Predicted 3D model of a 76-nucleotide RNA (c-di-GMP-I-GGC riboswitch aptamer) from a Deltaproteobacteria bacterium. It was read from a public genome assembly, where an Rfam model found it. Lineage of the source: Bacteria > Pseudomonadati > Myxococcota > Myxococcia. Its mean pLDDT, the model's own confidence on a scale to 100, is 84.
RNA sequence: CAAGAAAAAGCCAAAGCGGCCAUAAGGCCGGGACGGAAAGCCGCGGAUCUAUAUUAAGAUAGCCGGGUUACCUUGG
Repeated sequence: CAAGAAAAAGCCAAAGCGGCCAUAAGGCCGGGACGGAAAGCCGCGGAUCUAUAUUAAGAUAGCCGGGUUACCUUGG
């Protein structure tokens, strides 16, 4: 630097439920576990969603792409 998740040690946590926050999309915490090899982080490009939609704004990183950091193994 590249590939991979067979092994080993681990990691994250969908839906749904409870509580809280928000006009909403949705977020946070707790149980939970569909899945994940970056399901770590970043709203840069696209897409979708919310909003009073005229301007301005917000959400989704587990929608796709991109950037960046990283455990283990194998190869160079």